[in-house]
Context: one part of a larger RNA
RNA sequence: CUGGGCGUAAAGGGCGCGUAGGCGGCUCAUUAAGUGAGAAGUGAAAGCCCACGGCUUAACCGUGGAAAGGCUUCUCAUACUGGCGAGCUUGAGGAUGGGAGAGGGAAGUGGAAUUCCAGGUGUAGCGGUGAAAUGCGUAGAGAUCUGGAGGAACACCAGUGGCGAAGGCGGCUUCCUGGACCAUACCUGACGCUGAGGCGCGAAAGCGUGGGGAGCAAACAGGAUUAGAUACCCUGGUAGUCCACGCCCUAAACGAUGGAUACUUGGUGUUGCGGGUAUCGACCCCUGCAAUGCCGGAGCUAACGCAUUAAGUAUCCCGCCUGGGGAGUACGGUCGCAAGGCUGAAACUC
Numbered sequence: 001c002u003g004g005g006c007g008u009a010a011a012g013g014g015c016g017c018g019u020a021g022g023c024g025g026c027u028c029a030u031u032a033a034g035u036g037a038g039a040a041g042u043g044a045a046a047g048c049c050c051a052c053g054g055c056u057u058a059a060c061c062g063u064g065g066a067a068a069g070g071c072u073u074c075u076c077a078u079a080c081u082g083g084c085g086a087g088c089u090u091g092a093g094g095a096u097g098g099g100a101g102a103g104g105g106a107a108g109u110g111g112a113a114u115u116c117c118a119g120g121u122g123u124a125g126c127g128g129u130g131a132a133a134u135g136c137g138u139a140g141a142g143a144u145c146u147g148g149a150g151g152a153a154c155a156c157c158a159g160u161g162g163c164g165a166a167g168g169c170g171g172c173u174u175c176c177u178g179g180a181c182c183a184u185a186c187c188u189g190a191c192g193c194u195g196a197g198g199c200g201c202g203a204a205a206g207c208g209u210g211g212g213g214a215g216c217a218a219a220c221a222g223g224a225u226u227a228g229a230u231a232c233c234c235u236g237g238u239a240g241u242c243c244a245c246g247c248c249c250u251a252a253a254c255g256a257u258g259g260a261u262a263c264u265u266g267g268u269g270u271u272g273c274g275g276g277u278a279u280c281g282a283c284c285c286c287u288g289c290a291a292u293g294c295c296g297g298a299g300c301u302a303a304c305g306c307a308u309u310a311a312g313u314a315u316c317c318c319g320c321c322u323g324g325g326g327a328g329u330a331c332g333g334u335c336g337c338a339a340g341g342c343u344g345a346a347a348c349u350c
Stems, first nucleotide, its partner, number of pairs: 003322004007304002012318001014201004021194003025088004030083002033081002035077008049065006091191001092188003095184004103177007110154001115149007125136002162169002206247006215241002220236004258317006266295011299306002323350003332343004
């Protein structure tokens, strides 16, 4: 390479939008490029293979045949693929009517709590631990009451609840705004799927400039512990955590499971919307679609397990793997202010 694979053994891109490309529903007509059949030409000789023959045999040689990935031309076929044309509605999209939601952005606003400040009451402790000490306190702490300041986060509701492509999203109100779902079957008529490059989004930490700073808290300091203790515990505490704008682009970015479509026994919950039955009405009961859990059948799996939300049965497209270490290193390239990211070896060794 041909292959075989990717939940846990190596392997699904962090996620989306989308370019090229690849792939593509039903019917009719046409074409005949792919495809199939036949014919002709070509595919030098030698060699390889087969048969026969010549040197006493063999090697060697001769004759004939076969073979030769294929290529070209002509004729015919038209199921499938492709091209062209016409149509269809089930895929896809639109329209109309609904309800659900921590989906996103901006502005405003509320209460609890911590801390700090001022004042009142009040007196000797407070705090902390396994035990202590550092620390705070007679210059009046801690406790308690009143008032004020400021920042950050939103108890209960809260849920194997909801929303989002992922990262993620949680007090309340308003404005702007995205998506999904259900019902009707009115419109378009294959407009679809995937997606190398590309573009955008992307937790936390980190970086730049300016602000902010209550609590928490890397670093740091002190107190303990200990043989030591650059830790675990305690008292403090700066970056940071917060906001605006601009970067960074990583993760156990996980369901460790790419996306789309179709098909394949069941049971039971939850969420949203609908139909039927019932009722004065709501509930209950039966049922459809979408989503989200659990348990299990066939099948699959090395096993564990998965099992209509597949890891089952199939098709299409993308990404990725190919023994361990060396190494996600070196070198080069590229991106970044930097930190570093992306791409990514080899020698050697087992």